[in-house]
RNA sequence: CGGGGGGGCCUUGGCGGCCGCCGGUCCGCCCUUUGAGGCGCGGCCGGAGGAAAGUCCGAACACCACAGGGCAGGGUGCUCCGUAACGCGGAGGCGCGGAAACGCGACGGCAAGUGCAACAGAAAGCAGACCGCCUGGCAGUGUCCGGCCUGUGCCGGAUACGGCCCGGCAAGGGUGAAACGGUGCGGUAAGAGCGCACCAGUUGUCCUGGCGACAGGGCAAGCUGGGUAAACCCCACCCGGUGCAAGGCCAAAUAGGGGAGCGUUUGAGGGCUGCCCGCCCGAGGCUCCCGGGUCGGCCGCGCGAGGCGGCGGGCAACCGCCGUCCCAGAUGAAUGGCCGCCGCCCGCGUUUCAGGCAACUGGAACCGGGAACAGAAUUCGGCUUACGGGCGCCCCCGGCCC
Numbered sequence: 001c002g003g004g005g006g007g008g009c010c011u012u013g014g015c016g017g018c019c020g021c022c023g024g025u026c027c028g029c030c031c032u033u034u035g036a037g038g039c040g041c042g043g044c045c046g047g048a049g050g051a052a053a054g055u056c057c058g059a060a061c062a063c064c065a066c067a068g069g070g071c072a073g074g075g076u077g078c079u080c081c082g083u084a085a086c087g088c089g090g091a092g093g094c095g096c097g098g099a100a101a102c103g104c105g106a107c108g109g110c111a112a113g114u115g116c117a118a119c120a121g122a123a124a125g126c127a128g129a130c131c132g133c134c135u136g137g138c139a140g141u142g143u144c145c146g147g148c149c150u151g152u153g154c155c156g157g158a159u160a161c162g163g164c165c166c167g168g169c170a171a172g173g174g175u176g177a178a179a180c181g182g183u184g185c186g187g188u189a190a191g192a193g194c195g196c197a198c199c200a201g202u203u204g205u206c207c208u209g210g211c212g213a214c215a216g217g218g219c220a221a222g223c224u225g226g227g228u229a230a231a232c233c234c235c236a237c238c239c240g241g242u243g244c245a246a247g248g249c250c251a252a253a254u255a256g257g258g259g260a261g262c263g264u265u266u267g268a269g270g271g272c273u274g275c276c277c278g279c280c281c282g283a284g285g286c287u288c289c290c291g292g293g294u295c296g297g298c299c300g301c302g303c304g305a306g307g308c309g310g311c312g313g314g315c316a317a318c319c320g321c322c323g324u325c326c327c328a329g330a331u332g333a334a335u336g337g338c339c340g341c342c343g344c345c346c347g348c349g350u351u352u353c354a355g356g357c358a359a360c361u362g363g364a365a366c367c368g369g370g371a372a373c374a375g376a377a378u379u380c381g382g383c384u385u386a387c388g389g390g391c392g393c394c395c396c397c398g399g400c401c402c
Stems, first nucleotide, its partner, number of pairs: 001398006008391004013342007021047006027040004031035001049373001053384002056382005061243004073239005078092005093107001094105004108234002113232002115228002130173002132169003136165003140161009181199006200224002202221008247299004257290006269281004306325008344370004349366007
């Protein structure tokens, strides 16, 4: 310098001006509703995210349920560690991919039972014989030998060849993703773990290292038992339900409930009315009190498994101690809008400068354009997904120079 791998951190920028929004605090004002008070005409302070998202896990908190155990149902699934907990994280083991840095893995059990598997192929799950190899049998053909013979013939034997049949075999060929370990020697009619040696695996046992998963090694046994469990299932461990619209407090009008009092031709009260008289209606009425729910308001609700810094422990996740800081709380739901300047990125844009014969390359100014994903709603720990740009670190491979 080029190519590649893996973490960390920051966020739509900075400065200024104008106009707004939400919350807190202090202050001020208003009331013939003095309270769940209202308003600000007003200063100060604070005001989104790395994912606030999906709501997928785990918790805190709240209410409900609950002796204990089991069944059913759901989840998790290598080991150790971390953590309040987890299906999360860290460090490792094993397997796979990569030349490497590194990445990926639901990674217990199919040697308990049940099930499933296209095509090809003879045979695919207590497997099987198409070609092939081999013993035997049947008839046949050729050659040779022997015997009988007048005979071109007959009988017997040996051998070679192909055909058919009863069997044996699984070495070789062929099919397939996969054919019941591999190589060699012995063995055999031909073959075969049939026997033996070595190699691979499995099981048992022992030794060494490791907390462990596991790794390495010795001995024994011919034991060689395909895949699939995000298929049923088996094994081990874990799991009560609902969610801040949880839950608690205050509490209006109207209607309805309860109680007390008044009232029943000796008429409470209402209507006509400015008032009286009068007329009409009138017991299912009127007044007061109590309790529940609703509208509405308040709490829960912002000091927390908290942030930052330092020191210490640990490979790390993380933990401990000390110091320091207080950091959004809306409820139709605030965190915004406009302007100016600066900064960043892009353009086969225009002009210009430098290099070059040129194509072109680089710089500057102008012009035009761009700046994502998204957005709190009880809180926290994770995971996953979306995404423009910037800063910085570590590691691997290759090339060149010293």

The prediction has a mean pLDDT of 76. The RNA shown here (Bacterial RNase P class A) has 402 nucleotides and comes from a Desulfobacterales bacterium. Its Rfam family is "Bacterial RNase P class A". Its family is annotated with tRNA processing, dimeric ribonuclease P complex and ribonuclease P activity in the Gene Ontology. It was read from a public genome assembly, where an Rfam model found it.